[in-house]
Molecule: Bacterial RNase P class A
Organism: Candidatus Zixiibacteriota bacterium
RNA sequence: ACCGGUAGUCAGAUGACCGCGUCCCGCUGUUGCGCAGCGGGAUGAGGAAAGUCCGGGCUCCAGAAAGCAGGGUGCCUCGUAACACGAGGGCGGAGUAAUCCGACGGAAAGUGCAACAGAAAAAAACCGCCCCCGCCUCGGCGGGGGUAAGGGUGAAAAGGUGGUGUAAGAGACCACCGGCCGGACGGGCAACCGACCGGGCCGUGUAAACCCCACCCGGAGCAAGGCCAAGCAGGGAGAGAGGGGUCGCUUGCCCCGUUGUACUCCCGGGUAGGCCGCACGACGCUGCCGGCGACGGCAGCGCAAGAUCAAUGGUCAUCAGUCCCGCUCGGCAUGAGCGGAACGACAGAACCCGGCUUAUCGAAUACCGGUUGGC
Numbered sequence: 001a002c003c004g005g006u007a008g009u010c011a012g013a014u015g016a017c018c019g020c021g022u023c024c025c026g027c028u029g030u031u032g033c034g035c036a037g038c039g040g041g042a043u044g045a046g047g048a049a050a051g052u053c054c055g056g057g058c059u060c061c062a063g064a065a066a067g068c069a070g071g072g073u074g075c076c077u078c079g080u081a082a083c084a085c086g087a088g089g090g091c092g093g094a095g096u097a098a099u100c101c102g103a104c105g106g107a108a109a110g111u112g113c114a115a116c117a118g119a120a121a122a123a124a125a126c127c128g129c130c131c132c133c134g135c136c137u138c139g140g141c142g143g144g145g146g147u148a149a150g151g152g153u154g155a156a157a158a159g160g161u162g163g164u165g166u167a168a169g170a171g172a173c174c175a176c177c178g179g180c181c182g183g184a185c186g187g188g189c190a191a192c193c194g195a196c197c198g199g200g201c202c203g204u205g206u207a208a209a210c211c212c213c214a215c216c217c218g219g220a221g222c223a224a225g226g227c228c229a230a231g232c233a234g235g236g237a238g239a240g241a242g243g244g245g246u247c248g249c250u251u252g253c254c255c256c257g258u259u260g261u262a263c264u265c266c267c268g269g270g271u272a273g274g275c276c277g278c279a280c281g282a283c284g285c286u287g288c289c290g291g292c293g294a295c296g297g298c299a300g301c302g303c304a305a306g307a308u309c310a311a312u313g314g315u316c317a318u319c320a321g322u323c324c325c326g327c328u329c330g331g332c333a334u335g336a337g338c339g340g341a342a343c344g345a346c347a348g349a350a351c352c353c354g355g356c357u358u359a360u361c362g363a364a365u366a367c368c369g370g371u372u373g374g375c
Stems, first nucleotide, its partner, number of pairs: 001371007009363002012319007020044010046346001050357002053355005058221004065251004070217005075089005090104001091102004105212002110210002112206003126151002128147008159177006178202002180199004185194003225276004234267005242256004283302008321343002324340006
């Protein structure tokens, strides 16, 4: 100097003028409240506010019990209110490396699937090798038997290398290795890692296919749910001892009702206004301590939108930034300076919080790895 990796931060700035929302204070209009006007102060969209994919807080259903069905998760340990999130590890894979990725329990419970090619995709013989018989002028041809070591097809074809043995071969046998099963030991909280003994046990893969195993799960949701005001108009059917209870079924439990009345269904009428919920939080910042870390504890400081047909904007100036063009310095590149012109990504709170995913103009910083060169 270049290339790459990881981590968090910022999301244009300043000033002037005009214009908005909320809260507080003062004055005036009022006796007072309310409301209106004027003045002052504080404050007012995001890293994703988005998607609604997860987890909760909160609210309601009497409680939210047991089971089935259904759904979710899937290596270990820890963190957290909780999680499918995060941290640290294990194993596997990619990369020279920094680092990154994993839908990561089970194929010896069962079922299913593996196109095409190939003889054959689960018990297989296309080419080939060997033995016997017959034919033939050397080559060779036909039939029978044996074979899976060599070749071919394929992602995958009776585990690999070497040897013994054989008519030729083959775990048929042997040595070593790999996998599997059983045993027992060391390290580690664990997932796992390491080494040892025994057994020829040896036909693949796939569960992001059905399935099996382990653990977890009441339901509905701020349009939840409360309060106030206003307004209206009821009618019919079922049922006759039952009916209802926030996805479905069963049990238990609770509530209403048992002869006009509970409950369910159909037709019709009225209301859609105002207030609360609504921002003090599993909150933010700083420091110290503990921990590899996520994070936790303690202390101090701080309060920073709350709209409701929906506020946070507009204009001007200067500076900064990006791209392009021109000139100068310089041998060139990089870079620096001057001038001109253009430009502003993705995008907009609506109960709140912790995550994940997606979109995106740029700016600088810190650490780590690699290549080349110089000192």